[in-house]
Context: one part of a larger RNA
RNA sequence: CGCAGGAUAUUUGAGGGGAUCUGUCCUUAGUACGAGAGGACCGGGAUGGACAAACCUCCGGUGCACCAGUUGUUCCGCCAGGGGCAUAGCUGGGUAGCCGAGUUUGGAUCGGAUAAACGCUGAAAGCAUCUAAGCGUGAAACCGGCCCCAAGAUGAGAUAUCCCAUCGAAAGAGUAAGACCCCACAGAGACUAAGUGGUUGAUAGGUCAGGAGUGUAAGUGCAGUAAUGCAUUAAGCGGACUGAUACUAAUAGGUCGAGGG
Numbered sequence: 001c002g003c004a005g006g007a008u009a010u011u012u013g014a015g016g017g018g019a020u021c022u023g024u025c026c027u028u029a030g031u032a033c034g035a036g037a038g039g040a041c042c043g044g045g046a047u048g049g050a051c052a053a054a055c056c057u058c059c060g061g062u063g064c065a066c067c068a069g070u071u072g073u074u075c076c077g078c079c080a081g082g083g084g085c086a087u088a089g090c091u092g093g094g095u096a097g098c099c100g101a102g103u104u105u106g107g108a109u110c111g112g113a114u115a116a117a118c119g120c121u122g123a124a125a126g127c128a129u130c131u132a133a134g135c136g137u138g139a140a141a142c143c144g145g146c147c148c149c150a151a152g153a154u155g156a157g158a159u160a161u162c163c164c165a166u167c168g169a170a171a172g173a174g175u176a177a178g179a180c181c182c183c184a185c186a187g188a189g190a191c192u193a194a195g196u197g198g199u200u201g202a203u204a205g206g207u208c209a210g211g212a213g214u215g216u217a218a219g220u221g222c223a224g225u226a227a228u229g230c231a232u233u234a235a236g237c238g239g240a241c242u243g244a245u246a247c248u249a250a251u252a253g254g255u256c257g258a259g260g261g
Stems, first nucleotide, its partner, number of pairs: 001152001005163007015149004021049007033038001051106005059100004066093005071086006110144003117137004164260001166173002178256004182198004203249003206245005213237002219232005
């Protein structure tokens, strides 16, 4: 821009894409078969591998504004307690998120038309013949079925709901429903977009209450010459997690947008 008014939702599916794998064991059954050795079809069940998708409850990894320990140095006048720097100084842990080695799920069942093949009826050719007319069975292949995209499918589909016949001679203008700008964001993200929210508000921050984590803070007291230990104390701290709360910031405002061959 189009889809012959303007919108918001929900859809149909022409068409396209993905997937399509397979082992072992048990049973049927030591049966059929076979002199024996050996040893099934068909059918039923269990459990794996690889592959794929999703997810983070569990097991783990990472986790550079979480917690603790610790070395050197420097600064806070000194002690104590801390800050900076040294690869994040080093070390031990670790929430969310992200991830796999973790968890869950999938391949199917089924239908159609067939291949080789096996048949029925059946002539040419009084017989015979699956074939010439006709009719069946039959495979991981084919077409569906399963999952995803999809009406620019210009052949532009459908349904529901909302707004409605303003002003102007016309060009156009101001509006409606609705949308956007702008702003707070994160389950989204290169930008954009999609999504949430914008005071009739929990969108982010803060605060409060929890929680994961770390592992018993500082100060004081006691014991010890001291290093240190013990008590107060499962303490103190605590990014992303869960909730509550308008304290702070989403204020105010602007733009577009129908009048219907």
The prediction has a mean pLDDT of 89. Predicted 3D model of a 261-nucleotide part of an RNA (large-subunit ribosomal RNA, domain VI) from a Clostridia bacterium. The organism belongs to Clostridia, within Bacteria.